Background: The RNA shown here (small-subunit ribosomal RNA) has 1392 nucleotides and comes from an uncultured bacterium. It matches the Rfam family "Bacterial small subunit ribosomal RNA". Gene Ontology terms of the family: structural constituent of ribosome and ribosome. The sequence is in RNAcentral, with records from ENA and Greengenes.
[in-house]
RNA sequence: AGAGUUUGAUCCUGGCUCAGGACGAACGCUGGCGGCGUGCUUAACACAUGCAAGUCGAGCGGGGAUUAAGAUUGGAAGGCUUCGGCCGGAAGAUUUUGAUUCUAGCGGCGGACGGGUGAGUAACGCGUGAGCAAUCUGUCCCACACAGGGGGAUAACACUUGGAAACAGGUGCUAAUACCGCAUAAGACCACGAGGUCGCAUGGCCAUGGGGUAAAAGAAUUAUCGGUGUGGGGUGAGCUCGCGUCCCAUUAGCUAGUUGGUGAGGUAACGGCCCACCAAGGCGACGAUGGGUAGCCGACCUGAGAGGGUGAUCGGCCACAUUGGAACUGAGACACGGUCCAGACUCCUACGGGAGGCAGCAGUGGGGAAUAUUGGGCAAUGGGCGCAAGCCUGACCCAGCAACGCCGCGUGAAGGAAGAAGGUUUUCGGAUUGUAAACUUCUGUCCUAAGUGACGAACACAAUGACGGUAGCUUAGGAGGAAGCCCCGGCUAACUACGUGCCAGCAGCCGCGGUAAUACGUAGGGGGCAAGCGUUGUCCGGAAUGACUGGGCGUAAAGGGCGUGUAGGCGGCUCUUUAAGUCUGAAGUGAAAGUCCUGCUUUCAAGGUGGGAAUUGCUUUGGAGACUGGAGAGCUUGAGUGCGGAAGAGGUAAGUGGAAUUCCCAGUGUAGCGGUGAAAUGCGUAGAGAUUGGGAGGAACACCAGUGGCGAAGGCGACUUACUGGGCCGUAACUGACGCUGAGGCGCGAAAGCGUGGGGAGCGAACAGGAUUAGAUACCCUGGUAGUCCACACCGUAAACGAUGGAUACUAGGUGUAGGGAGGGUUAAACCUUUCUGUGCCGCCGUAAACACAAUAAGUAUCCCACCUGAGUAGUACGACCGCAAGGUUAAAACUCAAAGGAAUUGACGGGGGCCCGCACAAGCAGUGGAGUAUGUGGUUUAAUUCGAAGCAACGCGAAGAACCUUACCAGGGCUUGACAUAUACAGGAAUACUUAAGAGAUUAAGUAGCUCUUCGGAGCUUGUAUACAGGUGGUGCAUGGUUGUCGUCAGCUCGUGUCGUGAGAUGUUGGGUUAAGUCCCGCAACGAGCGCAACCCCUGUUGUUAGUUGCCAUCAAGUAAAGUUGGGCACUCUAACGAGACUGCCGGUGAUAAAUCGGAGGAAGGUGGGGACGACGUCAAAUCAUCAUGCUCUUUAUGUCCUGGGCUACACACGUACUACAAUGGCGAGAACAGAGGGAAGCAAAACCGCGAGGUAGAGCCAAACCCUAAAACUCGUCUCAGUUCAGAUUGCAGUCUGAAAUUCGACUGUAUGAAGAUGGAAUUGCUAGUAAUUGCAGGUCAGCAUACUGCAGUGAAUACGUUCUCGGGCCUUGCACACACCGCCCGUCA
Repeated sequence: AGAGUUUGAUCCUGGCUCAGGACGAACGCUGGCGGCGUGCUUAACACAUGCAAGUCGAGCGGGGAUUAAGAUUGGAAGGCUUCGGCCGGAAGAUUUUGAUUCUAGCGGCGGACGGGUGAGUAACGCGUGAGCAAUCUGUCCCACACAGGGGGAUAACACUUGGAAACAGGUGCUAAUACCGCAUAAGACCACGAGGUCGCAUGGCCAUGGGGUAAAAGAAUUAUCGGUGUGGGGUGAGCUCGCGUCCCAUUAGCUAGUUGGUGAGGUAACGGCCCACCAAGGCGACGAUGGGUAGCCGACCUGAGAGGGUGAUCGGCCACAUUGGAACUGAGACACGGUCCAGACUCCUACGGGAGGCAGCAGUGGGGAAUAUUGGGCAAUGGGCGCAAGCCUGACCCAGCAACGCCGCGUGAAGGAAGAAGGUUUUCGGAUUGUAAACUUCUGUCCUAAGUGACGAACACAAUGACGGUAGCUUAGGAGGAAGCCCCGGCUAACUACGUGCCAGCAGCCGCGGUAAUACGUAGGGGGCAAGCGUUGUCCGGAAUGACUGGGCGUAAAGGGCGUGUAGGCGGCUCUUUAAGUCUGAAGUGAAAGUCCUGCUUUCAAGGUGGGAAUUGCUUUGGAGACUGGAGAGCUUGAGUGCGGAAGAGGUAAGUGGAAUUCCCAGUGUAGCGGUGAAAUGCGUAGAGAUUGGGAGGAACACCAGUGGCGAAGGCGACUUACUGGGCCGUAACUGACGCUGAGGCGCGAAAGCGUGGGGAGCGAACAGGAUUAGAUACCCUGGUAGUCCACACCGUAAACGAUGGAUACUAGGUGUAGGGAGGGUUAAACCUUUCUGUGCCGCCGUAAACACAAUAAGUAUCCCACCUGAGUAGUACGACCGCAAGGUUAAAACUCAAAGGAAUUGACGGGGGCCCGCACAAGCAGUGGAGUAUGUGGUUUAAUUCGAAGCAACGCGAAGAACCUUACCAGGGCUUGACAUAUACAGGAAUACUUAAGAGAUUAAGUAGCUCUUCGGAGCUUGUAUACAGGUGGUGCAUGGUUGUCGUCAGCUCGUGUCGUGAGAUGUUGGGUUAAGUCCCGCAACGAGCGCAACCCCUGUUGUUAGUUGCCAUCAAGUAAAGUUGGGCACUCUAACGAGACUGCCGGUGAUAAAUCGGAGGAAGGUGGGGACGACGUCAAAUCAUCAUGCUCUUUAUGUCCUGGGCUACACACGUACUACAAUGGCGAGAACAGAGGGAAGCAAAACCGCGAGGUAGAGCCAAACCCUAAAACUCGUCUCAGUUCAGAUUGCAGUCUGAAAUUCGACUGUAUGAAGAUGGAAUUGCUAGUAAUUGCAGGUCAGCAUACUGCAGUGAAUACGUUCUCGGGCCUUGCACACACCGCCCGUCA
């Protein structure tokens, strides 16, 4: 930094999509370690359980426990004993005093902090900057001063009452740092009096006079800690203001305590905060009010920036605590773990009544794609209470869970080619996986085990560690335990195989998949990232795609239909002043954290920490005075006025005129008129139309008339008059910036339409009839109502267009036209020069995607307004406003698509145009289509009727010839390394020929005959078995090669260089002529060239030379019944080789003097002489896998191969191509002529003989200019006489011939007999322009046989062409196009 996607291609416009970054994420696959962070975004849903706010006994009175001492009681153990008792005094109980300790209650401080959440809130809520002269502030700090003397209660407690409980009540006792008076009291407060000083208004401050008001508490270990008042500070809080803070105008008006005032109340304090009265204000297009959404910010993400998005964690502020309301206490709350009331919900209950509030930390249910432990500790930091020890602290510090994120590390390192095996692929050679592995030598981060073991601890010392026996360190062990995910058609780095076959599937966009998928699935390989990788979602970017930076509006989306004008925005020249904007300096603030820079520190990093920069802002203040703004003074050029002129379909009203149409009346007059492509409806003998005269009525104004005029636009057209608007020219008297634009507003606004009332000739929606048509609710015709006209009132839209808003200035020219002026010129004109205004055309610069625009800009600039942001939905729905209605204005979304579109290019196409050609039409000749037959095809049938060819360009085509074979088809019978090829191994020796038997045959069996070379190992050949493989006329001609058809023998198709164009492309190749021709000439930003055309090649037409047998015979000779038969000859014909000849060369006309063309001469031939071969770039996925070759695929005891028989020859029918006819230009009979080109040895076959004939016998000659095959029509004579015939010959019977193993299915021919349809063929359609059509026969290939087919050959031998309007096809130029698979296109509606 860009890329893909609209097209056949191009440029542009324009949307969609991708590559980047980010995340409190989720999902899929996978998962080794550590550090630092983060973790209910949804239900402000409901919550079991535990904990989260207590502390002070140094405030107080009680109570309990322990202990010491005393008192009272008690009397144990033990001792003594005279056994009677005595001594002794323990435990226990009661009580007093003291000490230690615990504490329910009163009291104090704290529960207003800390912690959570974001429901509400569009607000002074937040941010920023000010202000309070309108305020409060517990604890803390400083200063000053003080604490005297009294009093009455009340919890606890005791007794008692009620209640299930929670709890409540009664009586009685008692204390205080609890409560209440009294005293004292200032510089505190209040009212009054009076002075100074200061300030932004109210007012503040200082000093002062007398008067009024109000204080206190003690504890104690004797260190201290408290109490009261006042002032100051600090901290915290409250209030006010400037500025900023989302979307909707389809929310435009809102507001009665509302706005203000006076007074009173209330508050810490100002204030309608509340109340009474008074006034009628206040807010709003600079967006009030209403609706929707939302906690705000520091910051975070993205971005080059400007911006855009977000508001998790951390920090500041606000709000809330089940929902709503309320106050109490207090320094502070209208209070998350306080109170009261109400609601919902949950729980307890004895049914009377009670209890509760996780948006604290854990945790549960629920919701959800989704978010953790009912953990440890107060060791640290911080907080509350306390003199303190200390107690409390789910704040906090830690640990647990989660790859959720960022960062770091590892999963090994080095060597190692037999390039192993295996996998994949292959053209079978190899390539690749791949130094990868194995293997060798090492290392030890993480890991495991053991040992050692912290910092964090700071409070004088001492003591004190949840984390934690953790981090770290040492030793040992062993490569051992640790790699996946996505992608590989383009964008976008990375390719092959197989499977699948528009199926399964993929896909972010374009798009892949219908049998060779680099896009689906799998595998191998490769690419990317890596403990992660992909997907999804969201945001920014790319997107200059809302454009401030930084876009547009003639045709792509977009100029309002036009004017006038309000607010607003912008604004001429000179001077003075001001300082709001502007520029510059200084100060304050812009919290910390964050970002950036730079140090330090975790072994590095993330992270932590110090410093700096930055925080682009706001506020205050000093200065400058150019520019903008404000104020003042002036000016005239912008603008306006006056004066003098000329032009005009400018507007409104009234009147007038002639032509024409129609109608009415009358005359003349007779059969049609009218209308159309052609007709009909219609009118007319009741007199039309035509014509003449008179009249009525309405509407419109011919010629003039002109890309002429006027108007803002819509628009305005006979003439006259009245009223009236605007512009232009000249002048420079007046005003002195009065200007430009213009959201809303107001006005005007074609046609159609609407309302009321007139009018109505012509025209004419609707409607009726007639035509056209498949239909014709149309186009055409005949009628005809609204309407068109007038007046008044509405509507308010048009392709209301120059598809181009208005204003001002500047920027080459040329040429028209309209109005005016000046100068020259003229008798007057014309005319020339110049200038202003309007209106056109052409054309530089410049602009533009191109087309084009170009002083009337779409150029260069400034100002203002309107409008646009993909296509469809849709200028539609809803709402609102307007309208009598019709409808108009404003104006969406859901959903669908990846385009929609502009300009230009090349083609193709057009029932567009121009030019030209062709047997294309026309002019002719002969046909086809009708009949019979032959043949091919379709269809049908069949066991099979093998397959292919399908408009022209398939159909007598592949097939130049199906009885078997061919043969690919069918039935049946066989074979399975095979009918055919190659190779290896093993075994064998034949192969082959003949005979016999079985069989339909293939085949099988038997018999006979039967190998070569040799270095003796074997080899060749051959058989059998086995394995590789053979084979396939099986599929795909849409996988292919080759070959072929067709447009088309049409004149075209291209290239190099140059030039033009942003480009596709153009030019050349177009134009003027000409030609059969892109043939040639001329011109030209083109100059050349190539493939085509033509020529070169072959045949033919004339002729020369050479040659002369198998050809020929003029002369000479011989000779025959006849005959080049013979000698001889090569003159002629001919044969076949080389030449000549024709080139618009010559003459004349036309033409640009050219190319060429017309005519003529000469010539065998004249303008390519005639014919052939030869087929440009390409089109039709044209034909052929069945000529051949070939990829892939299928088959392998069969889709191969062999055999017999059948079929390809079927037959209600349809079509194509031919043959033969329908007859007299003929048939039949008889006679008698004349070719060319070919073929011939398994051949052509003569003569002769036989047969009516096909043919047979026979075999001369000929490997061919030698012999043979070998002519018919024509001609002559005769006959038939227009008939289904002496035409025609199908069909059929009988008898034969030939080929062939074999003519039944299924050959050809002969004789005889039979004698069908057919009498010139509907619509339609084919060929042919001269040796052609037509007609006549001949030959050849194929072939044993079979030709009406095919390919050739000669004989006889015409008619017609005015011409290019039309049909078909083609070429060139041009034009239109929404087509490009290209008109057999595209596409609209309805229905399914």